Predicted 3D model of a 147-nucleotide RNA (FMN riboswitch aptamer (RFN element)) from Neobacillus niacini.

């Protein structure tokens, strides 16, 4: 310093205004938001004589990925048997970008224009209520450990 294993701690934002309407933060006009990991031509900052290097820092919509939602397995608990619950793991299912500018190069940059967004309730919800004081991709830390 490294496989692995543990522990702890932390880990998601949003509907001003105003139409209609008996009733909408759900319809219309409008207005707001953007998990985590990777890439990354941004930016900052240090070092170099310069080429350039390091360290931080850049995507909702490019690749992967989690909540959600659906079906298996495997094991417990459960039954006369099922149903059924409750765990670990797999597997699937559910979203979104183009123009044009610079450039060797642009899915990432500049600029306009656009588009998405689990269930469940309820005048139809990305943003309210609720499952949730939950559950997590992960991130910090810290601790054992053959070789």
């Nucleotide at each position: 310093a490294u496989a692995u294993u543990c522990c702890u701690u932390c880990g998601g934002g949003g509907u001003c205004g105003g139409g209609u309407g008996a009733a909408a933060u759900u319809c219309c006009c409008a207005a707001c938001c953007g998990g985590c990991g990777g890439u990354g031509a941004u930016g900052a900052a240090g070092c170099a004589a310069a080429a350039g290097c390091u360290u931080c820092u850049u995507a909702g919509u490019c690749c992967g990925u989690g909540a959600c939602c659906c079906g298996g397995u495997u094991a417990a608990c459960g039954u006369a048997a099922a149903a059924g619950u409750u765990a670990a793991g797999c597997g699937g299912u559910g979203g979104a970008u183009c123009u044009g500018g610079u450039g060797c190069a642009a899915a990432u940059c500049c600029a306009g224009a656009g588009c998405c967004g689990a269930c469940a309730g309820u005048a139809a919800a990305g943003u309210c209520u609720g499952g949730a004081u939950g559950g997590g991709a992960g991130a910090a830390g810290g601790a054992a450990a053959a070789a």
Overview: The coordinates come from a structure-prediction model, not an experiment, and the mean pLDDT is 79.